The part of an RNA shown here (small-subunit ribosomal RNA, 3' major domain) has 477 nucleotides and comes from an uncultured prokaryote. Its Rfam family is "Bacterial small subunit ribosomal RNA".
Context: one part of a larger RNA
RNA sequence: UGACGGGGGCCCGCACAUGCGGUGGAGCAUGUGGUUUAAUUCGAUGCAACGCGAAGAACCUUACCUACCCUUGACAUACAGAGAACUUUCUAGAGAUAGAUUGGUGCCUUCGGGAACUCUGAUACAGGUGCUGCAUGGCUGUCGUCAGCUCGUGUCGUGAUAUGUUGGGUUAAGUCCCGUAACGAGCGCAACCCUUAUCCUUAUUUGCCAGCACGUAAUGGUGGGAACUCUAAGGAGACUGCCGGUGACAAACCGGAGGAAGGUGGGGACGACGUCAAGUCAUCAUGGCCCUUACGGAUUGGGCUACACACGUGCUACAAUGGGCAGUACAGAGGGUCGCCAAGCCUCGAGGGUAAGCCAAUCUCAGAAAGCUGUUCGUAGUCCGGAUCGGAGUCUGCAACUCGACUCCAUGAAGUUGGAAUCGCUAGUAAUCGCGAAUCAGAAUGUCGCGGUGAAUACGUUCCCGGGCCUUGUACA
Numbered sequence: 001u002g003a004c005g006g007g008g009g010c011c012c013g014c015a016c017a018u019g020c021g022g023u024g025g026a027g028c029a030u031g032u033g034g035u036u037u038a039a040u041u042c043g044a045u046g047c048a049a050c051g052c053g054a055a056g057a058a059c060c061u062u063a064c065c066u067a068c069c070c071u072u073g074a075c076a077u078a079c080a081g082a083g084a085a086c087u088u089u090c091u092a093g094a095g096a097u098a099g100a101u102u103g104g105u106g107c108c109u110u111c112g113g114g115a116a117c118u119c120u121g122a123u124a125c126a127g128g129u130g131c132u133g134c135a136u137g138g139c140u141g142u143c144g145u146c147a148g149c150u151c152g153u154g155u156c157g158u159g160a161u162a163u164g165u166u167g168g169g170u171u172a173a174g175u176c177c178c179g180u181a182a183c184g185a186g187c188g189c190a191a192c193c194c195u196u197a198u199c200c201u202u203a204u205u206u207g208c209c210a211g212c213a214c215g216u217a218a219u220g221g222u223g224g225g226a227a228c229u230c231u232a233a234g235g236a237g238a239c240u241g242c243c244g245g246u247g248a249c250a251a252a253c254c255g256g257a258g259g260a261a262g263g264u265g266g267g268g269a270c271g272a273c274g275u276c277a278a279g280u281c282a283u284c285a286u287g288g289c290c291c292u293u294a295c296g297g298a299u300u301g302g303g304c305u306a307c308a309c310a311c312g313u314g315c316u317a318c319a320a321u322g323g324g325c326a327g328u329a330c331a332g333a334g335g336g337u338c339g340c341c342a343a344g345c346c347u348c349g350a351g352g353g354u355a356a357g358c359c360a361a362u363c364u365c366a367g368a369a370a371g372c373u374g375u376u377c378g379u380a381g382u383c384c385g386g387a388u389c390g391g392a393g394u395c396u397g398c399a400a401c402u403c404g405a406c407u408c409c410a411u412g413a414a415g416u417u418g419g420a421a422u423c424g425c426u427a428g429u430a431a432u433c434g435c436g437a438a439u440c441a442g443a444a445u446g447u448c449g450c451g452g453u454g455a456a457u458a459c460g461u462u463c464c465c466g467g468g469c470c471u472u473g474u475a476c477a
Base pairs, nucleotide, nucleotide: 001477002476003474004473005472007471008470009469010468011467012466013465015461016460019425020424021423022422023421026316027315028314029313030312031311032310033309034307035306042053043052064302065301067299069297070296073125077124078123079121080120081119082118083117086103089100090099091098092097107114108113127291128290130289131288132287136285137284138280139279140278141276143274148187149186150185151184152183153182154163155162167178168177169176193268194267195266196265198236199235200234201233202232203231208225209224212223213222214221239262242256243255244254245253246252318418322377323376324375325374326373327372328371334365335364336363339358340357345352346351384415390409391408392407393406394405395404431453432452433451434450435449436448437447
C1' cells in the first nucleotide's frame, strides 16, 4: 500500500421488511446429470452451466456409430496431355459409384494458340468440428451503470509511498459548494444520440371526413375538402427558470404556482482502471503439437429423440372472480412474389377445389382475446382437468417406421392449492389476456417484440445478501 475481520461509523440496492403472484406436490414440454448404447457427436458446470451455443436434429444439418467405397483427393494455386462446355438413354448397386450409349462442335485469334469448363497423369501440396482458451487475437459474461480508477507539476518523507481523492454539507453520482500544500488534468458520472408524453409549422396519398353536395340495403363509396386524426420532416417546450421557507450570505433540500410534462419526466443505446490463468482453438483467425490409402473425403441406414432414477427452467391444471353455449365491442406492432391469399363453393373439421387483389398507409395474413349481455351447471374427481391409449383422416416433404404438426370420433390418468426450502416484482409495474415476427418445406409450452385490462404495499434499516467511503486490528501478500 492492499486484502481480510462472526471490528467500528456513515450510506445505497426488491437486500431485508410491507404486499402481490409463483417454484418446490400432479401431468406434460424442454435442458442437464446419471445410466444404457455400435453411437447416444462436442462444448457450457456456484452466483455468472442446465428452454445455454441450437433464430427451430425425419434425410440434409451432423461433427457420432455401422456397412460399403476414394486416395493430389469434395476445395485452392502451379505443370503436362486429351477433350468445348453440356446433354439423352440403358444396365448393376442400398447409394456413393462403375460400365455402355445419343446429340453437340460454341467464343476470341497475330492461326502458334488463348479464355471458361471437364477428364487423365506426376509432384509441390490440399484437408482435419484432431489436442492445447494454461501459448494467443477477436468477441463475450461477471463484479456493475457500482462511482470509482489514475496522471502532470508542486510539497512532506532516507524510502516504499503520502498528499491531491481526506474534512463540513449535499447528490442518483469523485454531483456540486465550502474549507484545505496543494494546483490542474484525463478515463468514467451527467449531457450530446434514439424513443415516448404536449403544442406549432410545412406536406395531403394509398391515410382522414367537420362543413357542402351525389349515391347506396350498407360502407369516405363518389364529387370535393385540408379543419380533425394519422403519417414524417423541421421547430417550441423543463432550466430548480419563478415564488415562499430551511441552510453557512453557498451547494442544495422542502413546499407552491404556472404547465401536457417538475426536479435525471418514462424507457433504450452507452459498461472507467481492473478482477475471475472466467467462457469460446466447434463462428472466425492463429503459434505449437499430432494424422496424411487416414484423425482426410463420398454414400446408405442408424444415432443425437434411449430410460430404474435425480435436478433446473417452463406450460396446463386442480375450478363457480369458473366451465359450456348463443349474441356483441374495442388494439398495437409486424410479415408477404419460390410469397400473403379475399369472396362465394365442398368438408363436422384439419383442410380441399376454384380464383380476384397485392412488390403493399391501397390487397392480404386477420376472426384479437380477456371484456360486455343472456342462459345453463351447484361443489361433485364434477358439464373441473386433460395425460394416456384405440380408430379414421389432413398437410408439408423423394420419404413422417425408428422420429413431424394438426383434425374428428371414442377413451378420460394424476391432480381438491402443494413439506423443508426458495424466486420475481415499486406503476402503466406485478398479475392476467390475446396478437405478431425471426429461424423455417414442415415442425414452439422456447426466444424476441406488440398492445388490451390493470392492482396491493413500502412503518423502517435491527437482521440476511451484495456494494461504496472513512477509520481500526492483523503472526496474511

The full RNA is in RNAcentral, with records from ENA.